Model confidence (mean pLDDT): 82 of 100.
Predicted 3D model of a 484-nucleotide part of an RNA (small-subunit ribosomal RNA, 3' major domain) from an uncultured bacterium.
It matches the Rfam family "Bacterial small subunit ribosomal RNA".
Context: one part of a larger RNA
RNA sequence: UGACGGGGGCUCACACAAGCGGUGGAGCAUGUGGUUCAAUUCGAGGCAACGCGAAGAACCUUACCUAGGUUUGACAUGUAUGGAUUAGCUCUAUGAAAGUAGAGUAACAGCCGAAAGGUUGGAACAUACACAGGUGUUGCAUGGCUGUCGUCAGCUCGUGUCGUGAGAUGUCGGGUUAAGUCCCUUAACGAGCGAAACCCUUGUCACUAGUUGCUACCGAGUAAUGUCGGGCACUCUAGUGAGACUGCCGUUGUCAAAACGGAGGAAGGUGGGGAUGACGUCAAGUCAUCAUGGCCUUUAUACCUAGGGCUACACACGUGCUACAAUGCCUGGUACAGAGGGUUCCGAGACCGCAAGGUGGAGGCAAUCCCUAAAAACCAUGCCCAGUUCAGAUUAGAGGCUGCAAUUCGCCUCCAUGAAGAUGGAAUCGCUAGUAAUCGCGGAUCAGCUACGCCGCGGUGAAUAUGUUCCUGAGCCUUGUACA
Numbered sequence: 001u002g003a004c005g006g007g008g009g010c011u012c013a014c015a016c017a018a019g020c021g022g023u024g025g026a027g028c029a030u031g032u033g034g035u036u037c038a039a040u041u042c043g044a045g046g047c048a049a050c051g052c053g054a055a056g057a058a059c060c061u062u063a064c065c066u067a068g069g070u071u072u073g074a075c076a077u078g079u080a081u082g083g084a085u086u087a088g089c090u091c092u093a094u095g096a097a098a099g100u101a102g103a104g105u106a107a108c109a110g111c112c113g114a115a116a117g118g119u120u121g122g123a124a125c126a127u128a129c130a131c132a133g134g135u136g137u138u139g140c141a142u143g144g145c146u147g148u149c150g151u152c153a154g155c156u157c158g159u160g161u162c163g164u165g166a167g168a169u170g171u172c173g174g175g176u177u178a179a180g181u182c183c184c185u186u187a188a189c190g191a192g193c194g195a196a197a198c199c200c201u202u203g204u205c206a207c208u209a210g211u212u213g214c215u216a217c218c219g220a221g222u223a224a225u226g227u228c229g230g231g232c233a234c235u236c237u238a239g240u241g242a243g244a245c246u247g248c249c250g251u252u253g254u255c256a257a258a259a260c261g262g263a264g265g266a267a268g269g270u271g272g273g274g275a276u277g278a279c280g281u282c283a284a285g286u287c288a289u290c291a292u293g294g295c296c297u298u299u300a301u302a303c304c305u306a307g308g309g310c311u312a313c314a315c316a317c318g319u320g321c322u323a324c325a326a327u328g329c330c331u332g333g334u335a336c337a338g339a340g341g342g343u344u345c346c347g348a349g350a351c352c353g354c355a356a357g358g359u360g361g362a363g364g365c366a367a368u369c370c371c372u373a374a375a376a377a378c379c380a381u382g383c384c385c386a387g388u389u390c391a392g393a394u395u396a397g398a399g400g401c402u403g404c405a406a407u408u409c410g411c412c413u414c415c416a417u418g419a420a421g422a423u424g425g426a427a428u429c430g431c432u433a434g435u436a437a438u439c440g441c442g443g444a445u446c447a448g449c450u451a452c453g454c455c456g457c458g459g460u461g462a463a464u465a466u467g468u469u470c471c472u473g474a475g476c477c478u479u480g481u482a483c484a
Stems, first nucleotide, its partner, number of pairs: 001484002003481003007478007015468002019431005026322008034313002042053002064308007073131001077130006088105007108121005133297002136295003142291002144286003147282001149280001154193006160169003173184003199274004204242007213232002217230004245268001248262005324424001328383002331380003340371003345364002350359003390421001395416001397414005437460007
């Protein structure tokens, strides 16, 4: 100087408390351990691994296993030789395919030539050699990227001063703040990286613009609809501005920084949300994104192909979904979003089918057309507390779709079947407002899908906390130490 303490002081945080909803019990989905297996490829391991890499494992992917094959190789560059029958194309045999063996045909350009053809050259091909290849190993040899403490308020430097020196000071003290934020004091005076601001979005208004959007007003038309001609007021779209700064008033405060209350205002003290992550810590993670040193391999640890496996199942754990019902379930009616996507694509009306879906193809490269029905809510019946008109696992049958192919191993529909489950022990998680809870919608990946996952979007919409004794973590000052 740090680190540590079941030392002290001050302060903060959904850390506790106060509340709301869960997990832990059930069934299923998914990941992991274990076991099994020819193989169940590999990595990730307290927080910070376990719906993680994987934003899509039937084949492919695929790295694993079994079997069959190839050896200058699936891919790159170079050298030497060969050369017009080699490559390519067609066919035959064999084979699960890859491949192997054989037969036929025989490319392009320049020059010469009437043509036939001759000649030269490059690519391709063949042979040989350098080499290729490796998801083999080492993340404790590395780059790059990432997690974490933590969006915590810290981490440092120049000059000066103090100290023999390591170092100290500044960065401490008194206030204040979300903040090393700002003020005052001061052997310090300044500065940098962080904090804040600048950026995006959302909340208000104005201006500009007015189609594909809108329709107050005028007119036309329809069974009905901005449907049509005007129109751009309004909504909206998307560009430019304004607006919030403790600016104003009062009180408190060191004539300070600031705090509290108030006015005006769409918004008030960082308005809400996002992006943004200092010096460093964990030899944290990743050699399987990529790159890369060393080591290893080179008729195999490389490459091709078929099938299987990654989906196994006495069991254990994590994360989720669906429930156990009446604030509910069933049936019918009826209303209101936002954000996205669409040409190998989205696919309307119509018709067929109980349905999944099929036929068909209007319109749409999209503020135009389509996906698109929002659902919870509301209205009206039924059910009457029961393992039920709750719940839906499992199983059997019949179908549909995608795809070369659904047996291992896809999703969906219908009829039948109708398991566990009566609100869950010890323990444990999330959340402070348009939040929790609850309801549906969209997208990426993608032929299809194991999505109940992930990332977004809107609808309805609470309760509680005006406290810091305790648990956990963190910051500053101080103290002890046989630790570095």